Record summary
A computed fold for a 530-nucleotide part of an RNA from an uncultured Actinomycetes bacterium, annotated as small-subunit ribosomal RNA, 5' domain.
Context: one part of a larger RNA
RNA sequence: GGACGAACGCUGGCGGCGUGCUUAACACAUGCAAGUCGAGCGGAAAGGCCCCUUCGGGGGUACUCGAGCGGCGAACGGGUGAGUAACACGUGGACAACCUACCUCUCGCACCGGAAUACCCCGGGGAAACCCGGAUCAAUGCCGGAUAAAGUGCAGCACUGAAGGGCGCUGUACCAAAGAUAGCUUCGGCCUUCGACGAGAGACGGGUCCGCGUCCGAUUAGCUUGUUGGCGGGGUAACGGCCCACCAAGGCGACGAUCGGUAGCUGGUCUGAGAGGAUGAUCAGCCACACUGGGACUGAGACACGGCCCAGACUCCUACGGGAGGCAGCAGUGGGGAAUCUUGCGCAAUGGGCGGAAGCCUGACGCAGCAACGCCGCGUGCGGGAGGAAGGCCUUCGGGUUGUAAACCGCUUUCAGGAGGGACGAAGCUACCUGGGUUAAUAGCCCGUGGGGUGACGGUACCUUCAGAAGAAGCCCCGGCUAACUACGUGCCAGCAGCCGCGGUAAUACGUAGGGGGCAAGCGUUGUCC
Numbered sequence: 001g002g003a004c005g006a007a008c009g010c011u012g013g014c015g016g017c018g019u020g021c022u023u024a025a026c027a028c029a030u031g032c033a034a035g036u037c038g039a040g041c042g043g044a045a046a047g048g049c050c051c052c053u054u055c056g057g058g059g060g061u062a063c064u065c066g067a068g069c070g071g072c073g074a075a076c077g078g079g080u081g082a083g084u085a086a087c088a089c090g091u092g093g094a095c096a097a098c099c100u101a102c103c104u105c106u107c108g109c110a111c112c113g114g115a116a117u118a119c120c121c122c123g124g125g126g127a128a129a130c131c132c133g134g135a136u137c138a139a140u141g142c143c144g145g146a147u148a149a150a151g152u153g154c155a156g157c158a159c160u161g162a163a164g165g166g167c168g169c170u171g172u173a174c175c176a177a178a179g180a181u182a183g184c185u186u187c188g189g190c191c192u193u194c195g196a197c198g199a200g201a202g203a204c205g206g207g208u209c210c211g212c213g214u215c216c217g218a219u220u221a222g223c224u225u226g227u228u229g230g231c232g233g234g235g236u237a238a239c240g241g242c243c244c245a246c247c248a249a250g251g252c253g254a255c256g257a258u259c260g261g262u263a264g265c266u267g268g269u270c271u272g273a274g275a276g277g278a279u280g281a282u283c284a285g286c287c288a289c290a291c292u293g294g295g296a297c298u299g300a301g302a303c304a305c306g307g308c309c310c311a312g313a314c315u316c317c318u319a320c321g322g323g324a325g326g327c328a329g330c331a332g333u334g335g336g337g338a339a340u341c342u343u344g345c346g347c348a349a350u351g352g353g354c355g356g357a358a359g360c361c362u363g364a365c366g367c368a369g370c371a372a373c374g375c376c377g378c379g380u381g382c383g384g385g386a387g388g389a390a391g392g393c394c395u396u397c398g399g400g401u402u403g404u405a406a407a408c409c410g411c412u413u414u415c416a417g418g419a420g421g422g423a424c425g426a427a428g429c430u431a432c433c434u435g436g437g438u439u440a441a442u443a444g445c446c447c448g449u450g451g452g453g454u455g456a457c458g459g460u461a462c463c464u465u466c467a468g469a470a471g472a473a474g475c476c477c478c479g480g481c482u483a484a485c486u487a488c489g490u491g492c493c494a495g496c497a498g499c500c501g502c503g504g505u506a507a508u509a510c511g512u513a514g515g516g517g518g519c520a521a522g523c524g525u526u527g528u529c530c
């Protein structure tokens, strides 16, 4: 000198864009943060509509839909950095050792049956959480059978590859499924859209393995028994001591094993001419974690932040028998700390989940609020004005200086303030109206013109206009380094100080004043890095 997620002191007009618990991975009141589908199912708690009514209510419908069964999602998105010195990460490879729901393409298939069960109803237990028994009924829930091109297992044959593999043929055994919906109908069915099943391929996402790179300590020198390898098995999507039985006695280490300390890694960021050094907030990629420890279940995917079970600590409820909970999601509270924000608005946009769609959900996200925390921009006026006014300060008492500074004259009006108009973001989306195509069709589906609807921010940005210089400057420094000097006070006192050093009676170094220098809505100080 530069930089900062900063803090502290003094000061503070406006805007844009960013950033904001670095400490206790401390504990958390309250609300919200993951639902959705009635076009899978039986249904009807509530509302609407219709009918009846003794005005208490009852019945129907399925516009709609609580609870329930079922499907998909909940493994994403969001948070944090505790742990981890490791194939965790980065980079380059490998899988002839693997998986992949939803999506896309191709081929094929969807036949016949069965038994349950939640909700509801009846009965019972419990303070509650909730639980038990009985009866009945549904499905795209569950189960059995059929079919089996392909697939998988086994056996045989041929071709091929550097390879442990690939491809093909034959035989044999085994494994599938589900329907819903709009329209038409001669009631047989046809057809639309969305789904279901088997197989192959792609895409996306993952799993595993390897080379190299990746902090400090030798005042840590030896470490290791599933340890190192083999045979056989188990297990996994998959290789493997991953696990197990048996056999052998190996394996690692001064090219630093082991142990201890510290730490999430990277793209990047800061600095520097570079080499390098330091760092890893925000944004992006990967990893790990979710009160602490352990475990599995479901599933395409988890050993699962807002799932389950066990143990523990803590908090809460209790009828004392027993239960409930997990903000390192968004806000917010206490605590810790030098220190870090609103218990806001909205799904209008972007993105995500579900749905055929309308739509619903979304503290992701978009916005707003608070904070000079940072960067950038703007303003606090401009021109004229010497009898160089008054006042202040200094003075050799002549004057000098503050100083064109002020007053005064002329002008302008950014920003803030008042008034009026007023967006882009929606070129999107849209069971709405309207035109066309396909078609037997006015279903459906596709395309389009115009109209209607749809904005949290927001009456915001922006534009026009009104008034008046009107509302808007401080902070640090002035001995040398280092730019800027006098007076008074003080008298080794009070104090200053980054280093050298100032102060003991004329202090440009302390305090105040005048003057001056520097930066400026900031200026200084402290801390940290280069």
Stems, first nucleotide, its partner, number of pairs: 001530004006526005013378006019371002021336001026334003030331003035072003040069002043065002047063001048061005079289003089213007098206002103202006111145004121134005151174007159166002179194002183190002215261003222252003227249004232244003264286004268279004291312005314325004342368001344367003350364001351362004381411004391402004415471001417466005425457001428454003432451002434448005474519005479500003485514005495502002
RNAcentral holds the full RNA, with entries from SILVA. Model confidence (mean pLDDT): 84 of 100.